[in-house]
The RNA shown here (transfer RNA) has 72 nucleotides and comes from Blastopirellula marina.
RNA sequence: GCAUCGGUCGUCUAGCGGCGAAGACCCCGUACUCGUACUACGGCGACGUCGGUUCGACUCCGGCCCGAUGCU
Numbered sequence: 001g002c003a004u005c006g007g008u009c010g011u012c013u014a015g016c017g018g019c020g021a022a023g024a025c026c027c028c029g030u031a032c033u034c035g036u037a038c039u040a041c042g043g044c045g046a047c048g049u050c051g052g053u054u055c056g057a058c059u060c061c062g063g064c065c066c067g068a069u070g071c072u
Stems, first nucleotide, its partner, number of pairs: 001071007010025004018055001027043005048064005
């Protein structure tokens, strides 16, 4: 340099054009306990970036950035 795949809460993973963007772990609060832990309930928190298509984009298209694999 070329090709393919990927980038979503702090972490790991869902999400085949109209979602309140879902779950697990972590963290915070409440209950329970003499206390801690466990458990139950609740809460916080995310679409790499810039454009395009569309009535509508995490989703489709293009550029760029980052990562993985392969080739040279």
The sequence is in RNAcentral, with records from ENA. Lineage of the source: Bacteria > Planctomycetota > Planctomycetia > Pirellulales > Blastopirellula. Its Rfam family is "tRNA". It is annotated as a transfer RNA.